[in-house]
Context: one part of a larger RNA
RNA sequence: GAAUGAACGUUGGCGGCGUGGAUUAGGCAUGCAAGUCGCGCGAGAAGCCCCCUUCGGGGGGUGGAUAGCGGCGGACGGGAGAGUAACGCGUGGAGAACCUACCCUCAGGCUCGGGAUAGCCGCGGGAAACCGCGGAUAAUACCGAAUAACGUCUCCGGACCAAAGCUCCGGCGCCUGAGGACGGCUCCGCGUCCUACUAGCUUGUUGGUGGGGUAACGGCCUACCAAGGCAACGAUGGGUACCGGGUGUGAGAGCAUGACCCGGCUCACUGGGACUGAGACACUGCCCAGACACCUACGGGUGGCUGCAGUCGAGAAUCUUCGGCAAUGGACGCAAGUCUGACCGAGCGACGCCGCGUGUGGGAUGAAGGCCUUCGGGUUGUAAACCGCUGUCAGAGGGGAUGAAAUUUUGACAUAUCCUCAGAGGAAGUACGGGCUAAGUUCGUGCCAGCAGCCGCGGUAAGACGAACCGUACGAACGUUAUUC
Numbered sequence: 001g002a003a004u005g006a007a008c009g010u011u012g013g014c015g016g017c018g019u020g021g022a023u024u025a026g027g028c029a030u031g032c033a034a035g036u037c038g039c040g041c042g043a044g045a046a047g048c049c050c051c052c053u054u055c056g057g058g059g060g061g062u063g064g065a066u067a068g069c070g071g072c073g074g075a076c077g078g079g080a081g082a083g084u085a086a087c088g089c090g091u092g093g094a095g096a097a098c099c100u101a102c103c104c105u106c107a108g109g110c111u112c113g114g115g116a117u118a119g120c121c122g123c124g125g126g127a128a129a130c131c132g133c134g135g136a137u138a139a140u141a142c143c144g145a146a147u148a149a150c151g152u153c154u155c156c157g158g159a160c161c162a163a164a165g166c167u168c169c170g171g172c173g174c175c176u177g178a179g180g181a182c183g184g185c186u187c188c189g190c191g192u193c194c195u196a197c198u199a200g201c202u203u204g205u206u207g208g209u210g211g212g213g214u215a216a217c218g219g220c221c222u223a224c225c226a227a228g229g230c231a232a233c234g235a236u237g238g239g240u241a242c243c244g245g246g247u248g249u250g251a252g253a254g255c256a257u258g259a260c261c262c263g264g265c266u267c268a269c270u271g272g273g274a275c276u277g278a279g280a281c282a283c284u285g286c287c288c289a290g291a292c293a294c295c296u297a298c299g300g301g302u303g304g305c306u307g308c309a310g311u312c313g314a315g316a317a318u319c320u321u322c323g324g325c326a327a328u329g330g331a332c333g334c335a336a337g338u339c340u341g342a343c344c345g346a347g348c349g350a351c352g353c354c355g356c357g358u359g360u361g362g363g364a365u366g367a368a369g370g371c372c373u374u375c376g377g378g379u380u381g382u383a384a385a386c387c388g389c390u391g392u393c394a395g396a397g398g399g400g401a402u403g404a405a406a407u408u409u410u411g412a413c414a415u416a417u418c419c420u421c422a423g424a425g426g427a428a429g430u431a432c433g434g435g436c437u438a439a440g441u442u443c444g445u446g447c448c449a450g451c452a453g454c455c456g457c458g459g460u461a462a463g464a465c466g467a468a469c470c471g472u473a474c475g476a477a478c479g480u481u482a483u484u485c
Stems, first nucleotide, its partner, number of pairs: 001485004006481005013356006019349002026312003030309003035072003040069002043066001047062006079267003088192008098184002103180007111145004120135006151160003165172002193239003200230003205227008242264004246257004269290005292303004320346001322345003328342001329340004359389004369380004393426001395421005402414002429474005434455003440469005450457002
């Protein structure tokens, strides 16, 4: 000098674009953050209409709330960086050792049957959470049979395997196979911090055979056999740390770093486990254990903000319990649409960068006041007053594109820009002035009080402390501290 997710001190007019829990991966009240489909299925409240009525109500129609069965989605999106020195990441390859729902293309198929079960009704247990028994019922839920190849297995003879309907009649679906696309999984070469005051490490360890397991190769697992494997080219141990694109600095080489945004990885109260599923060992699913917290009728239950806001704590320190699905995107749906704290916006913070303003022209008897003085004067200083002028920003009123794609409809929010109005009115500070280093005088103080980045100032005339005046620098900021180059 440049830089920062900064903080602190003094000060503070407006706008645009960014950015904001870096510490306790500490604990969390409350609300919201993942639903959707009635064109898969059975039932069906309120309301409305009609009929009957013993005036209590009952029946039919319409209606469609709500829950249930079923499907798809909840594995995406969003957050965080605890762990990890590792094929985790980066880069280049390999898979004749693999999977892929929804989507696209092509080929073929969709026949005949069956038994249940929730919701519902009845009964019961419990404080609750919730649970049990009995009865009836539906399906694109479940099961059987048939059919069977360009599928699977094969000793090449053969054997085996599927399906679901709905409809507003336009369609939407279902099953099998092949290919594509998208996404994933596995393996390998090379690269990837400090420490030798860590020198030896290893028994599923290294390899083989048989078996198991997986979508798939493999000590991945298991039985048996052999005795191997790694290491000063640093094994093993210890410390620290998510990695990259990038970012900061620098002429570059390099050094430092990994906030925001993008890609990958990992985590979801702590530890373990599997289930379902195309996909999870699953943030707002399940089970077990633990710590913590809450409810309880003491028998037993409930919870997981490292989602968006918000709260307590710790801290030098980091925001609103806001608006909207209008746009972009996502889930479901034939659609209308519903949901979406993703997202788009607004709010708060000079936290950063950038832009603009706080007027402009004239104005000397150089007014008053302040400060200095050799008492003559000098300086503040055209500065002010005063006389003209202008109207940025802010303020008030009115118009008006655009973000809306798409003929109609659709803007939470914002606004370019134009016109009119009034009036200098509402808008300047901070640090420094001994040298380095731009800028000095007076008074106070008297090695005191204090200053200080280094050298050093202060003990009675201090240009270095404090104040005043004046000046210098930068300016809605200016200084200080911390950190990097």

A computed fold for a 485-nucleotide part of an RNA from an uncultured organism, annotated as small-subunit ribosomal RNA, 5' domain. The RNAcentral record of the full RNA draws on ENA, Greengenes and SILVA. The coordinates come from a structure-prediction model, not an experiment, and the mean pLDDT is 86.